[in-house]
RNA sequence: GGGAUAGUAGCUCAGUUGGGUAGAGCGCUCGCCUGUCAAGUGAGAGGUCGCGGGUGCGAGUCCCGUCUGUCCCG
Numbered sequence: 001g002g003g004a005u006a007g008u009a010g011c012u013c014a015g016u017u018g019g020g021u022a023g024a025g026c027g028c029u030c031g032c033c034u035g036u037c038a039a040g041u042g043a044g045a046g047g048u049c050g051c052g053g054g055u056g057c058g059a060g061u062c063c064c065g066u067c068u069g070u071c072c073c074g
Stems, first nucleotide, its partner, number of pairs: 001073007010026004020057001028044005050066005
């Protein structure tokens, strides 16, 4: 230098097939339960979907550029 793949909540990841309300588990906060803690159980907070732009009524998803990690080729 060329190519593949990954980047989404504090952490691990789904959602990409075929564009249509951003989700799960763990963690965190508050309640219930308990003599207390843990466990159990109910509710809640937390996201500019790596970054910038484009298409479109509508983009995590499609297109272009770019950054970072891993791997392959030279």
Predicted 3D model of a 74-nucleotide RNA (transfer RNA) from a Bdellovibrionota bacterium. Taxonomically the source falls in Bdellovibrionota (Bacteria, Pseudomonadati). It matches the Rfam family "tRNA". Rfam's curators write: Transfer RNA (tRNA) molecules are approximately 80 nucleotides in length.